[in-house]
RNA sequence: AUAAAUCGAAGAGGCGCAACCAACACAAGUAAACUGAUGGAGCUUGGCCAGGCCGGGAAGUCAGCGGAACAGGGCGGUUGCCGAAGCGUCUAGUUUGGCCCGACUAGGUAGCUGGGGCGUGGGUGAAUAACUCACGGACUGUCGCAGGACAAUAACAGCCUGCGGUGCGCUAUCGACAAA
Numbered sequence: 001a002u003a004a005a006u007c008g009a010a011g012a013g014g015c016g017c018a019a020c021c022a023a024c025a026c027a028a029g030u031a032a033a034c035u036g037a038u039g040g041a042g043c044u045u046g047g048c049c050a051g052g053c054c055g056g057g058a059a060g061u062c063a064g065c066g067g068a069a070c071a072g073g074g075c076g077g078u079u080g081c082c083g084a085a086g087c088g089u090c091u092a093g094u095u096u097g098g099c100c101c102g103a104c105u106a107g108g109u110a111g112c113u114g115g116g117g118c119g120u121g122g123g124u125g126a127a128u129a130a131c132u133c134a135c136g137g138a139c140u141g142u143c144g145c146a147g148g149a150c151a152a153u154a155a156c157a158g159c160c161u162g163c164g165g166u167g168c169g170c171u172a173u174c175g176a177c178a179a180a
Stems, first nucleotide, its partner, number of pairs: 006176003010171002014082001016081006024073001034064005042053003046100004085113003088109008114140002118136007141166008
């Protein structure tokens, strides 16, 4: 002097990820409330305690009347993005009169997953929706190795095929910095 590792910044994968908004369908002619009949002692979130209601008739069932909403969904738009995000786990809060379970929200996380989809099974759930987990098959992105074709005197790159790995990855052009 050069230039790795390392750090920073910028990008790509594609039915790409997530959030929000409006209308729509669905939820559903379902639930609540009210009335009548029947019923005859319990009901009250999944459990327990307390409290409340109940022979002045509980639960349940049938009929009438009545008539929602949450969650999730497809299309569209807007925004933020490419560990996007999701799962697991921990902490805090809400759900309640109290405790446990469960659910939801927020934050943390050197754990797992490259991505979307299909099939089987499990979980949550009213559900065959949706989400999620595990396994399996291909597809695809990227990197590594090998071979091949075009071309050809060749190499590199690109293309095709096969095998393998996977995001703490990969790529183009840069910046910072030091060892051998």

Lysine riboswitch aptamer from Limosilactobacillus frumenti, 180 nucleotides, folded computationally. The RNAcentral record of the sequence draws on Rfam and Ribocentre. RNAcentral records the identical sequence in 2 taxa. Of the family's consensus pairs, 95% are formed in the model. The organism belongs to Limosilactobacillus, within Bacteria. It matches the Rfam family "Lysine riboswitch aptamer". Gene Ontology term of the family: lysine biosynthetic process. About the family: Riboswitches are metabolite binding domains within certain messenger RNAs that serve as precision sensors for their corresponding targets.